[in-house]
RNA sequence: AUCCGACAAAGCCAAACCCUCUGCGAGGGGGGGGCGGAAAGCCUUGGACCUUCCAGAGUGAAGAAAGCCGGGUUGCCGAA
Numbered sequence: 001a002u003c004c005g006a007c008a009a010a011g012c013c014a015a016a017c018c019c020u021c022u023g024c025g026a027g028g029g030g031g032g033g034g035c036g037g038a039a040a041g042c043c044u045u046g047g048a049c050c051u052u053c054c055a056g057a058g059u060g061a062a063g064a065a066a067g068c069c070g071g072g073u074u075g076c077c078g079a080a
Base pairs, nucleotide, nucleotide: 004078005077012037013036017032018031019030020029021028022027035067041073042072043071044070046069047068050063051062052061053060054058
């Protein structure tokens, strides 16, 4: 340095659910909460899923989603 990831240490993030604001909707912001996470940091919509509209059975339009699968990039700690 690379791989790897421990009943290690120090920190970090925050699912469901509840309250609130917001959007036609999928969803999103804030607060509580804590199932989990070694990239659940950042970027990416390529694939899957989801919404609205037009349709009428689609290589359609506009959205949403990164904690579904991938891709790019950076990074804490250091037992085996």
Predicted 3D model of an 80-nucleotide RNA (c-di-GMP-I riboswitch aptamer) from uncultured Geobacter sp. The model forms 89% of the base pairs in the Rfam consensus. Lineage of the source: Bacteria > Pseudomonadati > Desulfuromonadia > Geobacteraceae > Geobacter. The coordinates come from a structure-prediction model, not an experiment, and the mean pLDDT is 81. Its Rfam family is "c-di-GMP-I riboswitch aptamer". Gene Ontology term of the family: cyclic-di-GMP binding. The sequence was found by an Rfam model in a public genome assembly.